[in-house]
RNA sequence: GAAGCUGGCCAGACAGUCGCUGCUCAGAAAUGAGGGGAGGAAAGUCCGGGCUGCACAGAGCAGGAUGACGGCUAACGGCCGUACGUCGUGAGACGAGGAAUAGGGCCACAGAGACGAGCGUAUUCAGUUACGGUGAAACGCGGUAACCUCCAUCCGCAGCAAGACCAAAUAGGCUGGCAAUAGGCGUGGCUCGCGCUGCCAGCGGGUAGGUUGCUCGAGCGCAUGAGUAAUUGUGCGCCUAGAUGAAUGACUGUCGUGUGUUGCAAAACACACACAAAACCCGGCUUAUCGGCUAGCUUCUUUU
Repeated sequence: GAAGCUGGCCAGACAGUCGCUGCUCAGAAAUGAGGGGAGGAAAGUCCGGGCUGCACAGAGCAGGAUGACGGCUAACGGCCGUACGUCGUGAGACGAGGAAUAGGGCCACAGAGACGAGCGUAUUCAGUUACGGUGAAACGCGGUAACCUCCAUCCGCAGCAAGACCAAAUAGGCUGGCAAUAGGCGUGGCUCGCGCUGCCAGCGGGUAGGUUGCUCGAGCGCAUGAGUAAUUGUGCGCCUAGAUGAAUGACUGUCGUGUGUUGCAAAACACACACAAAACCCGGCUUAUCGGCUAGCUUCUUUU
């Protein structure tokens, strides 16, 4: 100097003008003042939970998920470490990971034959033994379980459109069916158990408005201790959207970043600035993406 690998951070900045909206204070109100207002993935809805309801009920079967060992976490199919295997010169990346004598299925083409074998040569009482050919593999306790299966461990269901409260209105209506020793209903399916005592279908009528859930969290930042790390203890500090047809914006100027042109340079000019938008909350994974900063490590070349 070039090319790579792994991790962390930022996600344009400042000022002015106008506009939207939550909260707090003042006000009868209009309004005024102050402080806030969309991400690293908010996306996918793929996993795991918090929370709410069934519900103060369980057991088994079926079904599903995971699968080396150890650790972290609220938990996970996640993360960290170690071993093994594959790829890479390497830093590293990825991994589908228990069992093939419990059983079944499958092994293209080639080949006589792919698990009940018999082509060619030699040998033998005998496909008995040996060699050869085809093929990834030719009878060896073959290979394959991201084929079925077996083993071990784990798994209630539904979801904020869950729920709770208030107000208002109507028709506590009509028809049909099942049932009374039974049947029916009860938050995945079936059986048993338990609880309740009616249940199902259709027609018709009213309401669909408001409040809450709704943001203080398995929260964030800094310092320090333990640990290889994931993570965790302690101390100090901070409060950072809560909308509901859905606010979180627009314009101007200066600066910033990148690319290109001109130029010895300074600089000037032009263009561009991605992926993208909260809706109960959180931990992961996956996917999309213009760019910038930073830490460590690897390989090659050159010089000393």
Predicted 3D model of a 304-nucleotide RNA (Bacterial RNase P class A) from Methylotenera sp. Rfam family: Bacterial RNase P class A. Rfam links the family to the GO terms ribonuclease P activity, tRNA processing and dimeric ribonuclease P complex. The sequence was found by an Rfam model in a public genome assembly. The organism belongs to Methylotenera, within Bacteria.